[in-house]
Molecule: transfer RNA
Organism: Myxococcota bacterium
RNA sequence: GGGUCCGUAGCUCAGCUGGGAGAGCGCCUCGAUGGCAUCGAGGAGGUCAGCGGUUCGAUCCCGCUCGGAUCCA
Numbered sequence: 001g002g003g004u005c006c007g008u009a010g011c012u013c014a015g016c017u018g019g020g021a022g023a024g025c026g027c028c029u030c031g032a033u034g035g036c037a038u039c040g041a042g043g044a045g046g047u048c049a050g051c052g053g054u055u056c057g058a059u060c061c062c063g064c065u066c067g068g069a070u071c072c073a
Base pairs, nucleotide, nucleotide: 001072002071003070004069005068006067007066010025011024012023013022019056027043028042029041030040031039032038049065050064051063052062053061
């Protein structure tokens, strides 16, 4: 330098060939217990890596850039 894959909540990851952004763990509050552990209920937390484009509408499609992994040279 070139090819391929990946980037979504604090962490690990889903998101069904374009229309409601989610789960588990973690965090906060409340209840059960004398307390802890544990269980149950509720809640906060996201510019979907960034910019631009296509579209009525983009996490999803296209281009470029950044970062990571891997292969080739």